[in-house]
């Protein structure tokens, strides 16, 4: 000096998944990121008129969360290409280029176009490890 492996470091990532109040149990001199429920507000889905749409589509079953969907090639499992997501940490957004990755998974249970009122549901889980540059609009600090 180089490779590899672990380990750490940010008010870092995806993603709706935050924040507040409170009841009972255990526990306990005091001490709670403990358990099992409740309520709310903020975010995020669904269902559901009229009027538009649809006027044909229904085992070729149909729907809905999600970015995750289309097409070519074939060794049927993969591969390449398209649209569509994310990340780069000097606070936010836009835009464009060039790097890097995803392109899955569950759900309804015969059934749902859109939809005021109204009703119903969710508020999880995951993960990296000092990482790029251009224009433009803010916004915060200092003078």
């Nucleotide at each position: 000096g180089a490779a590899c492996a672990g380990g750490u470091u940010a008010u870092g990532c995806c993603g709706a998944g935050u924040c507040c109040c409170u009841g009972g149990c255990c526990a306990u001199c005091u001490u709670g990121a403990g358990c099992c429920g409740g309520g709310g507000a903020g975010c995020g889905g669904g269902g559901g008129a009229a009027c538009c749409a649809a006027g044909u589509u229904u085992u070729u079953g149909g729907g809905g969360c999600g970015a995750a969907c289309c097409c070519a090639c074939c060794u049927a499992g993969g591969u390449g290409g398209g649209a569509g997501c994310g990340c780069a940490a000097g606070c936010u957004c836009c835009u464009u280029u060039a790097g890097c990755g995803c392109c899955a998974g569950c759900c309804c249970g015969a059934c749902a176009g859109c939809u005021a009122a109204c009703c119903c549901c969710g508020u999880a889980g995951g993960c990296c490890g000092a990482c790029a540059a251009a224009g433009g609009a803010g916004a915060a600090u200092c003078g």